[in-house]
RNA sequence: CUUUCGCGACAGGGGCGUCCGGGGAUCCGGGCUGAGAAGCACCCUUUGAACCUGAACCAGAUAAUGCUGGCGUAGGGAGUCUGCGGUAGGUGCGC
Numbered sequence: 001c002u003u004u005c006g007c008g009a010c011a012g013g014g015g016c017g018u019c020c021g022g023g024g025a026u027c028c029g030g031g032c033u034g035a036g037a038a039g040c041a042c043c044c045u046u047u048g049a050a051c052c053u054g055a056a057c058c059a060g061a062u063a064a065u066g067c068u069g070g071c072g073u074a075g076g077g078a079g080u081c082u083g084c085g086g087u088a089g090g091u092g093c094g095c
Base pairs, nucleotide, nucleotide: 001089002088004086005085006084007083008081009080010079011045012044013043014042016039017032018031019030020029021028022027051076052075053074057070058069059068060067
């Protein structure tokens, strides 16, 4: 100096559905799935199915729903560090 792994810092991206009861409504309580269903939280950041589009899609299941699978080696999608530590390699100087 480079490689690669882990951690960290700062920065950025993202979603919040469905059913029941109460209520005029904002909302409140509960059931379901989930990391998360408005949380001082959770998830994801190119090694990118976090999330969006296709999609009021297709099949199955359910009390119902992106609930499960398909679609999906489809199209998009948010990152830097002269921070720390390890790994492997290269180079220079000295003895």